[in-house]
Context: one part of a larger RNA
């Protein structure tokens, strides 16, 4: 490298838009680059196949044959590809008109819990655990009433519901703004799929600066518990969480399942639309989603099963015994932390 894989065995890139590249919907001419068939030429001998022959045989040597790839130059054919024109609406797109939505973004406003803080009432415990101490209270605690601060997170509604490309998104209001569904129409006229490099975006923790910090709570302290006890549980409590702005780019970023298109039995909930029927409930049809079962296939078995792991194409990534290792160097990136690319020696 060929193969032959990638849901659980090594393997799907964390997502996305996008260049370059590969790939590409109907119908006609044309052309002849690719293809396809003839011709000539040339691919030195020697060596290889194949067939004889000579040296006692063989090795070896000698003669015939004819192949073998490619390369030039030239005739022909046009179905497929590729190039040119014209055209077409089934792919993809634009208008109108409705339609659901925790997509985003920014501003502004709420109500309940907790913590404190001030005043009253009003007295001895209060907390905490398996059970205790640490801690907290006569300097008046808990407990209960009124009033005030703060900062966080929004009960319930909430639901294999909804929306997002994915990380994710949940309290109302406004303002900006991205997709998406569904009707019928009418328009462009293949404008399209993937997609190496780039670019953006990407949970927690983490880093800079400069704000906030009520609750929780790495570290640390201190009381338990144990033999022990750098823990698990209890008292505190820094970072942190919270917001801005910048960086980090990783995660069981998982549906451990790339992206896109076609096709292949049902059945049953559910969201969000259209459209019949009916007086209504209700039921049917058919569309985008999001569960469960399940044919037939597939699969080493679990199990997938029109949201495929099933047939089928186009495109991209990625595996190739374990362990030495995601470890060494190098390179780029980073303020650090560290990321990213990524071996071998040696061993089983």
């Nucleotide at each position: 490298u060929u193969g032959g894989a990638c849901g659980u065995a090594a393997a799907g890139g964390g997502c996305a838009u996008c260049u370059a590249g590969g790939c590409g919907g109907u119908u006609a001419u044309g052309u002849a680059a690719g293809u396809g068939u003839g011709g000539a030429u040339u691919u030195a001998a020697a060596g290889g196949c194949a067939g004889a022959g000579g040296c006692u045989u063989a090795a070896c040597c000698u003669c015939u044959c004819g192949u073998a790839u490619g390369g030039u130059c030239u005739g022909c054919a046009a179905a497929c590809u590729g190039c040119a024109u014209a055209a077409c609406u089934a792919g993809a797109g634009u208008u109108u008109a409705g339609g659901a939505u925790g997509g985003g973004g920014a501003a502004c406003u709420g109500g309940g819990a907790u913590u404190c803080c001030g005043c009253g009432u009003g007295u001895a415990g209060g907390g905490g655990u398996g059970a205790a101490a640490u801690c907290u209270g006569u300097a008046g605690a808990g407990a209960u009433g009124c009033g005030g601060a703060a900062g966080a997170a929004u009960a319930c509604c909430g639901g294999u519901g909804g929306c997002g490309a994915a990380g994710g998104c949940g309290a109302g209001u406004u303002c900006c703004u991205g997709g998406c569904c569904u009707a019928a129409a009418a328009c462009u006229g293949a404008c399209g799929c993937u997609g190496a490099a780039a670019u953006g975006c990407g949970a927690a923790a983490g880093u800079g600066u400069g704000g906030g910090g009520a609750g929780c709570g790495a570290a640390c302290a201190g009381g338990a518990u144990u033999a022990g006890a750098u823990a698990c549980c209890c008292u505190g409590g820094u970072a942190g969480u919270c917001c801005a702005c910048a960086c980090u780019g990783u995660a069981a970023a998982c549906g451990u399942u790339g992206u896109a298109c076609a096709c292949u039995a049902g059945g049953u909930g559910u969201u969000g639309g259209a459209g019949g029927u009916u007086a209504a409930u209700a039921u049917c049809u058919u569309u985008a989603g999001u569960g469960c079962c399940g044919u037939a296939g597939c699969u080493a078995a679990c199990g997938c099963g029109u949201u495929a792991a099933g047939u089928g194409u186009a495109c991209c990534g990625c595996c190739u015994g374990g362990g030495g290792a995601g470890u060494a160097u190098g390179c780029u990136c980073g303020c650090a932390a560290g990321a990213g690319u990524g071996a071998a020696a040696c061993u089983c």
Molecule: small-subunit ribosomal RNA, central domain
Organism: metagenome